The RNA shown here (c-di-AMP riboswitch aptamer (ydaO/yuaA leader)) has 133 nucleotides. It was read from a public genome assembly, where an Rfam model found it. The model forms 92% of the base pairs in the Rfam consensus.
[in-house]
RNA sequence: GACGGGUCCGCGCCGCGCCUCGCCGGGGGCGGAGCGCGACGGGCCCUUGGGGUGAAGCCGUGUAGUGCGGCCGGGCAUCUUCGCCUGCCCGAAUCCGACAGGUCAUCCUUCACAGGCGGCUGACGAAGGGUUG
Numbered sequence: 001g002a003c004g005g006g007u008c009c010g011c012g013c014c015g016c017g018c019c020u021c022g023c024c025g026g027g028g029g030c031g032g033a034g035c036g037c038g039a040c041g042g043g044c045c046c047u048u049g050g051g052g053u054g055a056a057g058c059c060g061u062g063u064a065g066u067g068c069g070g071c072c073g074g075g076c077a078u079c080u081u082c083g084c085c086u087g088c089c090c091g092a093a094u095c096c097g098a099c100a101g102g103u104c105a106u107c108c109u110u111c112a113c114a115g116g117c118g119g120c121u122g123a124c125g126a127a128g129g130g131u132u133g
Base pairs, nucleotide, nucleotide: 011118012117013116014115018028019027020026021025029113031111032110033109034108036107049099050096051095052094053093057071058070059069060068061067072091073090074089075088076087077086079128080127081126082125083124085122
């Protein structure tokens, strides 16, 4: 000096998955679900039909396999937001269990506040902030 790994303190990103307090609970906030009325409906198990969360889909084409093209959806570029250009990426996973129509507002019931990563970070315009001098 380079590469790789571990630990600690910060910073940042995906995601609803956060803030706070007198703290195994409380307060707030955000996200999801509901055959939530009446009648009927025996129990258990499975997932191909169907449905839910999610941006994670549709169409065409092709291969032994890995794919390719079009439309469309999502994320990042370091104070935040908006606009625009440019660049780099993603289009998974999982749950319910034969079964659910939709919309606005409120109410009621209920679930969750996880998990996973990165390296110091492009240009321009506008608005609003912060720090320093």